Predicted 3D model of a 73-nucleotide RNA (transfer RNA) from Candidatus Panguiarchaeum symbiosum. The organism belongs to Candidatus Panguiarchaeum, within Archaea. RNAcentral records the identical sequence in 2 taxa. Rfam family: tRNA. The family's RNA type in Rfam is transfer RNA. The RNAcentral record of the sequence draws on ENA. Model confidence (mean pLDDT): 81 of 100.
[in-house]
RNA sequence: GCCCGGGUAGCGCAGAGGUAUGCGCGCUCCCCUGGUAAGGGAGAGGUCGCGGGUUCGAUUCCCGCCCCGGGCU
Numbered sequence: 001g002c003c004c005g006g007g008u009a010g011c012g013c014a015g016a017g018g019u020a021u022g023c024g025c026g027c028u029c030c031c032c033u034g035g036u037a038a039g040g041g042a043g044a045g046g047u048c049g050c051g052g053g054u055u056c057g058a059u060u061c062c063c064g065c066c067c068c069g070g071g072c073u
Stems, first nucleotide, its partner, number of pairs: 001072007010025004018056001027043005049065005
């Protein structure tokens, strides 16, 4: 340099043009308990990597760039 995969909540990931408060774990508060754990309830937490484009509307499609992983030379 070229090719492929990935970047979404603190962590692991799903999603796919019409609302992200999406799932699991974690975190906070409450219930339960003599007290823990477990269980139940409620809640906080997101520039969907960055910038442009298309579109009535982009996390999703297109272009460029950045970062991570793999392959080729």